[in-house]
RNA sequence: ACCUGCUAAGGGCAAACCCUGCGAAAGUUGGGGGCGCAAAGCAACGGGUCUAAAGCACAAAAGGAUAGCUUUUUACGACACCUAUUGUGUAUUGUGCCAUGAUCGCCGGGCUACCGGG
Numbered sequence: 001a002c003c004u005g006c007u008a009a010g011g012g013c014a015a016a017c018c019c020u021g022c023g024a025a026a027g028u029u030g031g032g033g034g035c036g037c038a039a040a041g042c043a044a045c046g047g048g049u050c051u052a053a054a055g056c057a058c059a060a061a062a063g064g065a066u067a068g069c070u071u072u073u074u075a076c077g078a079c080a081c082c083u084a085u086u087g088u089g090u091a092u093u094g095u096g097c098c099a100u101g102a103u104c105g106c107c108g109g110g111c112u113a114c115c116g117g118g
Base pairs, nucleotide, nucleotide: 002118003117004116005115012037013036017032018031019030021028022027035105041111042110045108046107047106048103049102050101055097056096057095058094059073060072061071062070063069064086065085067083068082078090079089080088081087
């Protein structure tokens, strides 16, 4: 330097769950706890997975009518404006998309390291 974890020693980390701080959530800090881990040490680079705050989108068909309606697919009508056609805008709720959020104890790659063996 490389390979390796069958044995030993000193130890190390800490899943679920409980309490707690942060966060919209995923998740995470600290304490308890201990399923497991030889890199379960560091680091979100690539892929995967989780979340969706912000942002964007939200229609079609049928029927009926004078006021701007009703029904169904697949959610809610508050306010304002506008107009002859049955509308537009904003806000709330809901749904969908989306990472800039999270995960290194999902995989790959990167960096570093204790002890033993070859």
Predicted 3D model of a 118-nucleotide RNA (c-di-GMP-I riboswitch aptamer) from Pelotomaculum sp. UBA3103. NCBI's taxonomy places the organism under Bacteria, Bacillota, Clostridia, Desulfotomaculaceae, Pelotomaculum. It matches the Rfam family "c-di-GMP-I riboswitch aptamer". About the family: GEMM was predicted in a large-scale screen for bacterial structured RNA regulatory elements. Rfam links the family to the GO term cyclic-di-GMP binding.